RNA sequence: AGUAGGAAGGGUGAUGGAGUUCACCCGAACCGCUGUGGCCACAGGCUGCGGAUGAUGACUCCUGACAGGGA
Numbered sequence: 001a002g003u004a005g006g007a008a009g010g011g012u013g014a015u016g017g018a019g020u021u022c023a024c025c026c027g028a029a030c031c032g033c034u035g036u037g038g039c040c041a042c043a044g045g046c047u048g049c050g051g052a053u054g055a056u057g058a059c060u061c062c063u064g065a066c067a068g069g070g071a
Base pairs, nucleotide, nucleotide: 009026010025011024012023013022016062017061018060019059020058021057033051034050035049036048037047038046039045040044
């Protein structure tokens, strides 16, 4: 210096924060779906213009946005 393992720790789960819990990752996990046009090395990928759902992986709370109603 490199490789492997262990401990501790940290991170991730398509739009913010926290608690609990589950799963995954150790430089990975993760970075969603869909219509249409174009391009390419054409199982597919990239990109332009559109569409739908959602602030959770799940549960709860807070914050923000939208809609309706009441005081």